[in-house]
RNA sequence: CUAUGCUAGACGGGGAGCUAGCGGUGCCCUGUACCCGCAAUCCGCUAUAGCGGGGUUGAAUCCCUCUCCCAGGCCCGGCCUGUGUGCCGCUGCCCUCACAGGGUGGUAUAGAAAGUCGGGUCCCUCGCGACGAAGGUCUGUGAACCCCGCCAGGUCCGGAAGGAAGCAACGGUAAGCGGAACCCUUUGGGUGCCGAGGGAGGGCCUAACUGGAGCCAACCUUAAGGACAUGCUCAAAGACCGUUGUCGAGGAGAGGUGCAUAG
Numbered sequence: 001c002u003a004u005g006c007u008a009g010a011c012g013g014g015g016a017g018c019u020a021g022c023g024g025u026g027c028c029c030u031g032u033a034c035c036c037g038c039a040a041u042c043c044g045c046u047a048u049a050g051c052g053g054g055g056u057u058g059a060a061u062c063c064c065u066c067u068c069c070c071a072g073g074c075c076c077g078g079c080c081u082g083u084g085u086g087c088c089g090c091u092g093c094c095c096u097c098a099c100a101g102g103g104u105g106g107u108a109u110a111g112a113a114a115g116u117c118g119g120g121u122c123c124c125u126c127g128c129g130a131c132g133a134a135g136g137u138c139u140g141u142g143a144a145c146c147c148c149g150c151c152a153g154g155u156c157c158g159g160a161a162g163g164a165a166g167c168a169a170c171g172g173u174a175a176g177c178g179g180a181a182c183c184c185u186u187u188g189g190g191u192g193c194c195g196a197g198g199g200a201g202g203g204c205c206u207a208a209c210u211g212g213a214g215c216c217a218a219c220c221u222u223a224a225g226g227a228c229a230u231g232c233u234c235a236a237a238g239a240c241c242g243u244u245g246u247c248g249a250g251g252a253g254a255g256g257u258g259c260a261u262a263g
Stems, first nucleotide, its partner, number of pairs: 001263006009057003012030004020046005034054005063256007072247003076242003080238002083235002086232002091229002095226002100222005105216003114210003118206004122199006128192002131188006137180005147172003155164003
C1' cells in the first nucleotide's frame, strides 16, 4: 500500500420551558436523517447523565475536535395596536334621575286644591221578560175485518106477527202521519240600555254638598346622586424596529483517530 473480517462510534439536531442537574415525550425552528415499549396531575437517569430490546453501517465525503459564515430563538429597549382590571381626584357628557324651583303650554269663579257622600261598571240571590227546543192544547187526515154508533142489501130463527147477528156505505174515534197564531207546562244559554235585595270596592265613568283660587298630563331648564369612557391607576398580550449579550440547526475550512489476518 492492497484485500478480508471485527470493534469504538454513528443511524438527526437546536431553542424556550420544566428540572438540583442531564435527557426524553409535548411546544417552536430547521429539515427528512432505523424499528418496538415507557412518559407532563410526567418517564428514565446521575457530570460516564434517557432506560430496556432488536436491526443497519462501520475507520472515513459518513466518527471526533477547532475556527469562520449564518436561519432561528431568548434577554433588554423604543414605537404602534387593541384588551382586561379597578377608580371618579382632573377631563368629557351622549345616558339615567329623587326632592324642589322656574319656563312653555293646558285647564279653572259655568268653581281649583282639599274634604264629605252617593250611583254605575264587578260578584251573589230572588224575580220578570225576549229567543230556541220539547210536550200539552186546537185542527186536518186517518181502521175492508181483529174499535164504537147506525145499519141499505143480503143471511139466520119463526106458520105468522116479530126478532137476532151483521158486511158495505155514512158518522165518530185510537195508534200513526201533518199543520198552527194565541194560551199552559218544562227546559236551555254567547239571553236583557230589565227589577228588587245583599256584598265588594283597586281602576274607570258620573252626580251632589262644604270650600273659595289655584292645579298640572307632557316638554324644556336648574339639579345632588348614579352609571359610563375619550379621563386616571395597574397588569399582561401582539406586530414592527434597534443595540449588546447568549444559545445555535445547517454550510465552509483545517486537523485528528483503532484491532486482527493474509499478501